RNA sequence: GGGGGUAUGGCGCAGUUGGUAGCGCACCUGCUUUGCAAGCAGGGGGUCGUGGGUUCGAAUCCCACUACCUCCA
Numbered sequence: 001g002g003g004g005g006u007a008u009g010g011c012g013c014a015g016u017u018g019g020u021a022g023c024g025c026a027c028c029u030g031c032u033u034u035g036c037a038a039g040c041a042g043g044g045g046g047u048c049g050u051g052g053g054u055u056c057g058a059a060u061c062c063c064a065c066u067a068c069c070u071c072c073a
Base pairs, nucleotide, nucleotide: 001072002071003070004069005068006067007066010025011024012023013022019056027043028042029041030040031039049065050064051063052062053061
């Protein structure tokens, strides 16, 4: 320098054919316990990497850029 891939709550990851974004763990509150853990019930937390474009509507489609991983040279 060129090809490919990844980017979504604190962490690890889903998200079908474009229609208001979820799971597990973690966190908070309550119940339970002498207490802790476990269990049960409820709850909070997201500019979906950045900037544009298409569309009535974009995490999803298109373009550019950034960071990281990988292959070739």

The RNA shown here (transfer RNA) has 73 nucleotides and comes from an uncultured Actinomycetes bacterium. The prediction has a mean pLDDT of 81. Its Rfam family is "tRNA". Gene Ontology term of the family: triplet codon-amino acid adaptor activity. The family's RNA type in Rfam is transfer RNA. It was read from a public genome assembly.